About this RNA:
Bacterial RNase P class A from a Prolixibacteraceae bacterium, 391 nucleotides, folded computationally.

RNA sequence: AGCGCAGACCGCUCUAUCGCUGUCCCGUUAACUCGGGAGAGAGGAAAGUCCGGGCAACGCAGGGCACCAUGCUACUUAACAGGUAGGCGGGCGAAAGCUUGCAGAAAGGUAACAGAAAACGACCACCCCGAGCAAUCGGGGAACGGGUGAAAAGGCGAGGUAAAAGCUCACCGGUGGUUGUGGCAACACAAUCAGCCGUACUUCUGAUGGGUUGCAAAGCCAAAUAUAUCAUGAUUUCCAGGCACGCCUGGAUACAGAACGGCCCGUUUUGGUUCUUCGGAAGUCGUGAGGGGUAGGCUGCUUGAUCGGGUUAGUGAUAACCCGGGUAGAUAAAUGAUAGAGAUCCCGAGCAAUCGGGACACAGAACCCGGCUUACAGGUCUGCGUAUUUU
Repeated sequence: AGCGCAGACCGCUCUAUCGCUGUCCCGUUAACUCGGGAGAGAGGAAAGUCCGGGCAACGCAGGGCACCAUGCUACUUAACAGGUAGGCGGGCGAAAGCUUGCAGAAAGGUAACAGAAAACGACCACCCCGAGCAAUCGGGGAACGGGUGAAAAGGCGAGGUAAAAGCUCACCGGUGGUUGUGGCAACACAAUCAGCCGUACUUCUGAUGGGUUGCAAAGCCAAAUAUAUCAUGAUUUCCAGGCACGCCUGGAUACAGAACGGCCCGUUUUGGUUCUUCGGAAGUCGUGAGGGGUAGGCUGCUUGAUCGGGUUAGUGAUAACCCGGGUAGAUAAAUGAUAGAGAUCCCGAGCAAUCGGGACACAGAACCCGGCUUACAGGUCUGCGUAUUUU
């Protein structure tokens, strides 16, 4: 140099004409109606809607269960299943690196098919005893060899046995305990002890956390209207006080209910009135059905865990402090169109200067913010690697 890996940034510029939306100023109008001027106007992902919040509502304050999420250690953050740094495993790569997993004491279940068997079961082969001329048969032992399989009871060597096996021993491996050193920790290294020795997944258990719904949340104004109608449940008993003796006020209890979201408990709360021919009727409070009016405007709506620069601390994410900035708020949805020139890239010609042609990425705010994931023509910068090749 080439190739590769990781990270960060840019991703069109200028001029002219016309046009759109907001804000401010001047004048004007019944009226943001019209005219003039000044300034501003879509991203790194605005996408996906996967996480976390801010904010809003559910009358007040709770508890339990169900359900859901997370998962090594430390730090960071408003919070996160995020980020930073580190630890222990698996896979890919020559490497730089990429990717993936991570709670577990006890118990249960599963691992298709094949195989005797997926962890006490024996198909072939092995050993012992007995019967038999022999083939073979019966009983007992073992799981070493072979077979099946992804995986068959740690490996190698020696002893031992009728044949065998950690059965015993030495070494190694795994697991667990103890001690020492290093580390905030997860853990790492070393020594020593123990024959303790199959793997994965799942059920399950425990720990931590979680109310629900979401700007189509939620408020306000104007206008209009019928809750007409139907079904159904409840409408009980008592206490206290006052008094004009008719009643009024308050409380308790049973009943029918209601109260954010699945259930339960608790807490709070609504109803009980009038008439009567004593059968009920009306009213009230609920539940369910079935209908009626409105769909207009304003707020929410942009000052935010905000942006830029600097210093200090930190490996870093980040934190603290100082100095500055004000930068879309639309509502069927504005933020643009046209013309010319240039920048960048690609192709062709040319020794070169240069000429000609073509292209110009992904893509558009809708309450706001922090992440994650996905898309992206081309360009710039920083660090790292080097199997192979060139100098």
It matches the Rfam family "Bacterial RNase P class A". It is annotated as a ribozyme. Gene Ontology terms of the family: dimeric ribonuclease P complex, ribonuclease P activity and tRNA processing.